[in-house]
Predicted 3D model of a 105-nucleotide RNA (c-di-GMP-I-GGC riboswitch aptamer) from Candidatus Brocadia sp. The prediction has a mean pLDDT of 75.
RNA sequence: GACGAUAAAGGCAAACCCUGAGCAAUCAGGGGACGCAAAGUAAAGGGUCUUUAAACUUUUUUCCUGUAAUGGUAGGAUAAAAGAAAGAUGGCCUUACUGCCGAAG
Numbered sequence: 001g002a003c004g005a006u007a008a009a010g011g012c013a014a015a016c017c018c019u020g021a022g023c024a025a026u027c028a029g030g031g032g033a034c035g036c037a038a039a040g041u042a043a044a045g046g047g048u049c050u051u052u053a054a055a056c057u058u059u060u061u062u063c064c065u066g067u068a069a070u071g072g073u074a075g076g077a078u079a080a081a082a083g084a085a086a087g088a089u090g091g092c093c094u095u096a097c098u099g100c101c102g103a104a105g
Stems, first nucleotide, its partner, number of pairs: 003102002011036002016031006034091001040097003044094003047089006056083005062077006
């Protein structure tokens, strides 16, 4: 440097319960341990979740009108999805920085 043991010393704390904060996702404190070798720090990238919610844009569905034999095309309505903003999540994945211990290889 890398790696991670039925090692040692310590550390963190899921679900759930109580109290409080928030519209919510969720968070803080107390209890509690499923787990964790970075479950330490930082919301930088992605993912997921919440709210704004109405409107707007794009795509698609269905319908109406004009033109048309139909297909199509133009306009309008309708529904769905995506896009936007603000937040949440580090115990979802990356990234950056830092750190305890030392068996085997």
Taxonomically the source falls in Candidatus Brocadia (Bacteria, Pseudomonadati, Planctomycetota, Candidatus Brocadiales).